This is a predicted structure of a 391-nucleotide part of an RNA (large-subunit ribosomal RNA, domain III) from Deltaproteobacteria bacterium HGW-Deltaproteobacteria-4.

Context: one part of a larger RNA
RNA sequence: GAGUAGCGAAAAUGCGGGUGAGAAACCUGCACACCGUAAGCCCAAGGUUUCCUCAGUAAAGGUAAUCUGCUGAGGGUUAGUCGGUCCCUAAGGCGAGGCCGAAAGGCGUAGUUGAUGGGAAACAGGUUAAUAUUCCUGUACCUUUAGUUACUGCGACGGGGGGACGGAGAAGGGUAGGUCAGCCGGUUAUUGGAUAUCCCGGUUUAAGCGUGUAGGCGGGAAGAGUAGGCAAAUCCGCUCUUCUAUUCAAACGCUGAGGCGUGAUGACGAGGGCUUUAAGCCCAUAAAGUGAUUGAUCCCACGCUUCCAAGAAAAGCCUCUAAGCAUCAGGUAGCUAGAGACCGUACCGUAAACCGACUCAGGUGGGCGGGCAGAAAAUGCUCAGGUGAUU
Repeated sequence: GAGUAGCGAAAAUGCGGGUGAGAAACCUGCACACCGUAAGCCCAAGGUUUCCUCAGUAAAGGUAAUCUGCUGAGGGUUAGUCGGUCCCUAAGGCGAGGCCGAAAGGCGUAGUUGAUGGGAAACAGGUUAAUAUUCCUGUACCUUUAGUUACUGCGACGGGGGGACGGAGAAGGGUAGGUCAGCCGGUUAUUGGAUAUCCCGGUUUAAGCGUGUAGGCGGGAAGAGUAGGCAAAUCCGCUCUUCUAUUCAAACGCUGAGGCGUGAUGACGAGGGCUUUAAGCCCAUAAAGUGAUUGAUCCCACGCUUCCAAGAAAAGCCUCUAAGCAUCAGGUAGCUAGAGACCGUACCGUAAACCGACUCAGGUGGGCGGGCAGAAAAUGCUCAGGUGAUU
C1' cells in the first nucleotide's frame, strides 16, 4: 500500500419470548421469502462414527457464538424371509497334465474362479434420544432334519424339457395415484353479508389364504413302431393307427394382472373439551371409513404384431433311464417335533460427511417424485417435506 480489496452465487429477512457474562447468526413462536422431476424422499458407490445424549468453547468455523459435521465423556446398528455369504454360470482371470520358450516365463485342455445376470420364503401396525420388512403385536410363508401314518420303482457327474432372453410399434384389460360427490367431525366470528347448500379437517388398511376373471399360449387323449438324442430309457424326437374336436372357434390343459371374499369383532383414524399449560387428563373399548370419474412411463407382458442385423450361459426345477439297490434303502402325500448359523444394518449420500488440498457456484449411478394450467418429467405458482445458503 491499507484498516483498502475481500469474507465463495442477488432465495431475505423482521419482530416477540428463552438461555446466557455476552445474542444480527443458538433455542422457540409469529410473520415474510426460497426450492418443490427438488434445494423433498428411498437405495447403490464412496466415506467410516460424521448418528444420539450430556458437558464445553482454547483451536477449527473466512465475523461473533451460549451453536456445530469442532473438543471431552457416555450411548447407539438386533433378520430363516432385505443384501451378502451359499448354489449356478458370462466376459475375464488362474490353470493338473500338455505345447512353446536361454532363464524369468508365455499359451492353453480338463477343471477352477469370477456378477454387473439366473436361483426358496414377510407383510401391516406399534415402539426408541438414537435401530427396525431386523425389536414388539397380529397374521403368514420357505427350506431342511428326525419321527410317524398311508401308498409306492427308486436311482446320475448321463439323455430330454425348462430356465431362455433382440429392435420397433400398436391396441386392450387393470392398478397405483388424482379429482369430485356422499358420509363423519368441527369453528360461529371486534366488520357489510353468511346458521350452511358455504368453509376447515378426515374418509386409511398389507402380505398370506380362497376363488380363477380380462387376456395370452397349445388342438387334446390313447395305443403301436422306432437305424436319432455318443450307452440305456417308459423321457424327448420321428412315423403310423384309433377316439374326440373341427379351423370364426369350442372343450380341455398351461399361464395370468386385477377384482371379490377372508385376513380384520383387528389395526389406524380427525378434532373437540377440561385444567395444574403438560411428555397432562377426558370424549376413547374413539366418528365416518362409501360411490363415481380420471388415470399412468407401473402390472398383465417383451404377451401380441412386425422387422432384420437374428438377439448369454449354467444351476436350481420337471422328467427319463444306466451302474446299483430292490421285505432294505429310496420316493410321494399328510401329521408331529426340531433347526435356519456367519457378515452387513448407525449416519451422509446432487452433498459442509463422496471425488475435487477448503464447510469449494465443479463432478457423482438407480427408484419415487402430489396439485392447478399444460402435449409434457417444459414453464409458472403451489402440497407434503426441506431451506433463508456462517460477516